[in-house]
Molecule: SAH (S-adenosyl-L-homocysteine) riboswitch aptamer
Organism: Actinomycetospora endophytica
RNA sequence: CCUGACGAGUGGCGCUGCAACGGACACCUCGUGUCCGCCACGCUCGGCAGGGCUCCGGAUCAUCAAGGGCGCCUCCAGAUG
Numbered sequence: 001c002c003u004g005a006c007g008a009g010u011g012g013c014g015c016u017g018c019a020a021c022g023g024a025c026a027c028c029u030c031g032u033g034u035c036c037g038c039c040a041c042g043c044u045c046g047g048c049a050g051g052g053c054u055c056c057g058g059a060u061c062a063u064c065a066a067g068g069g070c071g072c073c074u075c076c077a078g079a080u081g
Stems, first nucleotide, its partner, number of pairs: 001051004006046004011073005018042001021037007041067001
């Protein structure tokens, strides 16, 4: 750095819908377009497992959040009346 599962980011309901995914059809070169379905944790952090790369080796300390379409409710914290 990449991949996977797990945990966390209070908890729910509804709506729309981009990407991805699935299906159908079409087309001028394996790609594109149209329609339908599905779809608002796809994001970040934490440690774990595996793989890759780099690094002379080891230890200690600190920090542990931020963001996420719209509406309603809820939980928590603060302020005002």